[in-house]
RNA sequence: GCUGACGUAGCUCAGAGGUAGAGCAGCGCACUCGUAAUGCGCAGGUCGAGGGUUCGAAUCCCUCCGUCAGCUCCA
Numbered sequence: 001g002c003u004g005a006c007g008u009a010g011c012u013c014a015g016a017g018g019u020a021g022a023g024c025a026g027c028g029c030a031c032u033c034g035u036a037a038u039g040c041g042c043a044g045g046u047c048g049a050g051g052g053u054u055c056g057a058a059u060c061c062c063u064c065c066g067u068c069a070g071c072u073c074c075a
Base pairs, nucleotide, nucleotide: 001071002070003069004068005067006066007065010024011023012022013021018055026042027041028040029039030038048064049063050062051061052060
C1' cells in the first nucleotide's frame, strides 16, 4: 500500500428497515439470625464520527477514524 471482518450499556454479546435488548456487574426491596444464593424491581445508550437514501436507518450506500486478520513490498 491492497483486501476483509469488527466498532451497540461498565464488561461479554444479540438485534440485518418500523424507532434498542439479554447475561454479568451496579443500586433498591423481599427472603435469612446474618451473609451468600434466589426472586422482584430500578438505573445505565444521541448504536465510533460525518454525510446520503427512505415516511422511517444500529441495520442500506459513501467518506473518515480505531481495532484485528490476511496479502504484497518488483523498481

Source information:
Model confidence (mean pLDDT): 81 of 100. Transfer RNA from Moorella sp. (in: firmicutes), 75 nucleotides, folded computationally. Its Rfam family is "tRNA". By type it is a transfer RNA.